[in-house]
């Protein structure tokens, strides 16, 4: 330099050929316990890497960048 892949909650990952974002763990509160853990119940947390474009509507499609990973020379 060129080709491919990934980027969504603190972490690991979903979101069914575009329809208004969710799970587990972690975290917070409660029940239980002498206390704690475990278990159970409830809850908070996201401008979906950034900027444009298409569309009534974009995590999803197009485009340019950025970061990381793999490959070719």
């Nucleotide at each position: 330099a060129c080709g491919g892949g990934u980027g969504u909650a603190g972490c690991u990952c979903a979101a069914c050929u575009g329809g208004u974002a969710g799970a587990g763990c972690a975290c917070u509160g409660g029940u239980c316990u002498c206390c704690a853990a475990a278990a159970c119940c409830a809850g908070g947390g996201g401008c979906u890497g950034u900027g444009g474009g298409u569309u009534c509507g974009a995590u999803u499609c197009c485009u340019a960048c950025c970061a990381c990973c793999c490959g070719u020379g």

Background: A computed fold for a 73-nucleotide RNA from Flavobacteriales bacterium UBA6057, annotated as transfer RNA. Its Rfam family is "tRNA". It is annotated as a transfer RNA. It was read from a public genome assembly. NCBI's taxonomy places the organism under Bacteria, Pseudomonadati, Bacteroidota, Flavobacteriia, Flavobacteriales.